Predicted 3D model of a 504-nucleotide part of an RNA (small-subunit ribosomal RNA, 5' domain) from a marine eukaryotic metagenome. The coordinates come from a structure-prediction model, not an experiment, and the mean pLDDT is 87.
Context: one part of a larger RNA
Formats: sequence, structure tokens, C1' cells
RNA sequence: GGAUGAACGUUGGCGGUGUGCCUUAUGCAUGCAAGUCGAACGGGGAUAUGACUUUCGGGUUAUAUUCUAGUGGCGAACGGCUGAGUAACGCGUAAGUAACCUACCCUCGAGUGGGGAAUAACUUGUCGAAAGGCAAGCUAAUACCGCAUGAAGUAACCAAAAGGGAUGUUUGGUUACCAAAGUCUUCGGAUGCUCGAAGAGGGGCUUGCGUCUGAUUAGCUAGUUGGUGAGGUAAUGGCUCACCAAGGCGAUGAUCAGUAGCUGGUCUGAGAGGAUGGUCAGCCAGAUAGGGACUGAGACACGGCCCUGACUCCUACGGGAGGCAGCAGCAGGGAAUAUUGGACAAUGGGCGAAAGCCUGAUCCAGCGACACCGCGUGAGGGAAGAAGGCCUUCGGGUUGUAAACCUCUUUUCUCUGGGAAGAAAUCUGACGGUACCAGAGGAAUAAGCCUCGGCUAAUUACGUGCCAGCAGCCGCGGUAAAACGUGGGAGGCGAACGUUAUCC
Repeated sequence: GGAUGAACGUUGGCGGUGUGCCUUAUGCAUGCAAGUCGAACGGGGAUAUGACUUUCGGGUUAUAUUCUAGUGGCGAACGGCUGAGUAACGCGUAAGUAACCUACCCUCGAGUGGGGAAUAACUUGUCGAAAGGCAAGCUAAUACCGCAUGAAGUAACCAAAAGGGAUGUUUGGUUACCAAAGUCUUCGGAUGCUCGAAGAGGGGCUUGCGUCUGAUUAGCUAGUUGGUGAGGUAAUGGCUCACCAAGGCGAUGAUCAGUAGCUGGUCUGAGAGGAUGGUCAGCCAGAUAGGGACUGAGACACGGCCCUGACUCCUACGGGAGGCAGCAGCAGGGAAUAUUGGACAAUGGGCGAAAGCCUGAUCCAGCGACACCGCGUGAGGGAAGAAGGCCUUCGGGUUGUAAACCUCUUUUCUCUGGGAAGAAAUCUGACGGUACCAGAGGAAUAAGCCUCGGCUAAUUACGUGCCAGCAGCCGCGGUAAAACGUGGGAGGCGAACGUUAUCC
């Protein structure tokens, strides 16, 4: 000098764009953050109209519209947050998978036949303070279970082919096994469902290289290293197990200890390099601590389940409930970090045939000079160089064209009127009566901070008297202090200016 997610002190007019718990991965009141589908299903309710009936209270039924607890489907594994752990194939980069998976989506092929048994809701009874159950009875489905069929697929066997390499690839053959669901309709169809092939996108696994400090850490290792067999997995593999062998790693730093999420990037620097990893983007990891599996295409699952702790809450003391490192917000900690806001209008996501619903993702607004950028606080004229202040050698000098005063302008400000784009698409705009435009008014609403001994641009008077104080270093202060304090003056920067901290 540059930089910062900064803080502190003094000061503070406006706008745009960004950005804002770096500390206790501490604990959390309250609200919201993941639902949706009635065109899968049975039931229940409401409204309107009509018919039948009536003890005139109503009841039954049909049609239409609509709402829905439950069964069922899809989603909830995305999105959002945090960086505790992790020195690791975690990340980065380059490869491999002849060792693999993939719901929804796209393309193609084949099929969608015929049956059955339940169960929630509901009703009744019953237990419990509650949370929540238990029993009996009834019922539906795209829920569940057999049967048929099998182009294909899977498994075994036979034969062949390409390939560096086949247990796992391809082709042909034989045998065995395996599927389905309907709904809507304008009756044309539409949309689902099942099996298979291929694609796209997404993932799993393996490998080469790179990835902080310490030797005042030198030896480490028993599923350890390898083999055979088996189990397990989508898949390779000590991943797990039985048996066998005795290996494997290490001064090219194993092991241990400390520290740390990694990267694209960011800061600095002429570069080489050094430092760093906040916002944004990619990957990883975590969701009160630890462990476990279930469901599912996908989780060992932040707003799912179970167990064991710690903590908090309710209780009728028998037993129950909870998890903000989602958005706001609270307490605590701290030098320090915001609103319990608006809207789904846009972009995107989930569900749905659609209308649409949900979305604290997102888009916006609010707060903070926290950062960067831009604008303003007036412009021209004006010497009797006014008054006042300060200094003075008492002559004067300086503040100083500065002010007053005259002329002008209106960025900004206030008021009035108009008023968007963003919407693709007839409808639909939170932002927002915002940006912007026009008119009126009036210099009106707007300047400070630090420094002045040298480094370092800028000095005098008074006060103080090694005191009070200053200070980045050298050093000032003990009676004329250009170094302390105040006033005048000056210099620098300017809505900021200084200080502190950290990096180059």
C1' cells in the first nucleotide's frame, strides 16, 4: 500500500448492487417450513331441484354441485440448514467397471384372460387421566393371494463365435421358473397396468497421481496379509464366517499425536509464490449423544420408526410427549451479526387428466454506512479586504471572496398529477401507486473525522511544569513544550474519518 462476513470511537443527507452468529454442532416458548390425487375405492356430510310417503316433526329415493376422516397411489431420499467429525479414494484430476443398480421421462416390442379370501373406514361393546388401545360384526378397490398364457427375461445343460482375457459377452437349441388393473369418455378414444430391449439423466464400486504440522512419535498390525470354500450384496472384495499358510506396512516417514470439511475460487504479488475456502457453484459429512434396522427404485432417512443415555414437559404416579445445524423469533455466550414481514405474480419443485392445491425453495419488502459504486450539501459576481476571533515588533497580519449583499439554478427535498416493463397467455403483479415522467415551491433538508517533532503533507498563542498526559518507532513533559491540554491557523481524506484485529 492492498484486503476483510469485521468490531470499537466520533460523525452521518440520498440512491443502486451486494452482504449480515466468524463465538456455545448451546438450550429452545410460539407460528409456519410436504403435501397432493374423489378421473383408484367403499362410506359420511352439505346445498339445490324433482318424485314417493307422512303421525306434518320428518323419512325414503333420483339427479347435479361440493366437502371430506379412512383404504390405496405418488411424493416425502428433492429442495433448505450446518461444518461437529473426517488427513480419508473424503476431495481434485484422469481412467476403469469383462464386477453393478436406476422410480418418474423418451423410443421400441409383446401382453392386459379367468378367479378367490380379507381388512380399515363404519356400527356395537369395553379398558385408560391422557397418549392410545382391545374384542365382535359389516364392506370396497389400481390394496392382498392363487390359476392360465410367456414374444422376451432368469437359471441349468449342449453347440458355436468374436475378443489380449469370459464364471458373468453374443448367437442357436432343450428343460424349468416368473406377469398384469383398472379408470374416464363426446364411444372415436384417452390414460393407466404387466414383461422385455434401448436411451437419457442419476448413482454404487475400483484404480494412477495430488492433498497440513510434528521423529522431543520408530517401529505398527491378528481379520492382521494372502489362499480355498461358503454366506452376503445391485455388484467386486476379509465385507462376514470356517479351514489353511505367515504374511502385510514402515526413514520415499508406517504407527501415534495435533490441526483441518475438500474444490472451482478469493486476497495479495510484476511474477514465482504466500495466505485463505464467508457469500455463489460442485462434492462430502451431520441432524440432541450413541446404536439399529424397516419401508422403498433410491435412506440406514433433519421436520419417519425402534433401543440405550443426557435434558425438557404433562400426569389421576399406573404411564406418556419432545428434538429449529429449515424461516422468523427467544434465552445464553460474545467485541459482534437483522423482521415472530408480503406473495406464490415470476423461476423451479411435489401431486393431479385438468381446474388447482402445497411450497419460510424462491421472488420481494423491512433493519444495519457492513462493503463497493454513484450523487448531493449549491453556482456566478462580490474589498469599505466589514464586524467578530486569533496573533502582533502595535505599523499591521491572518481567518478571507470567506460572509453579508446581488443575480441564477433545483440534482436532492416537499407537495400535486400521471404511471410502467417484468405476463409467456384471454385471465393472473407480492414488489407497488415502486421505478420513471410532468408540474409547483423554495438555497431551501444535508459535514464531519484525523493529524500538524522526524519518518510524514501541515504551526502559533496560552495553560501545565518528569505532574497531568502523549506514543507505531525514535522519543516528548523537571517554567518560554512546534511532541501534553485548549483556542486560532494549516494539511489530509470526505458521508465518512480514525483505531484495533488478521492476511499478503
The RNAcentral record of the full RNA draws on MGnify.